């Protein structure tokens, strides 16, 4: 002098969950972790509380019933600002460390 390396974010895919409403998102309070170490800010996560909130449709089929319709199971296609994993891209300030 140059670089590597976190939490996390975006996109894509796969396998799932819910659609009889959880999850996601918002607000408040508390806590935890966050380049290898220290520190700092910002984001992230967990718990509790509050408010808000949704896209369902179809079927060869099997069963049930108060019977010619309804309903349960199963399957398919969707939907949800849905979960996990993988891949690609992006990716902390200061000091020290580390690689060349």
């Nucleotide at each position: 002098c140059a670089g590597a390396g976190u939490a996390g974010g975006a996109c894509a895919a796969a396998c799932g969950c819910g659609u009889c409403a959880a999850g996601u998102g918002u607000u408040g309070c508390a806590a935890a972790a966050c380049g290898g170490g220290a520190u700092g800010u910002u984001g992230u996560u967990u718990g509790c509380a509050a408010a808000c909130g949704a896209a369902a449709g179809g079927c060869a089929g099997c069963g049930a019933a108060u019977a010619u319709u309804u309903u349960g199971c199963g399957c398919c296609u969707g939907c949800g600002g849905u979960g996990u994993u993988u891949g690609u891209c992006c990716g902390c300030g200061u000091c020290c460390g580390u690689u060349g």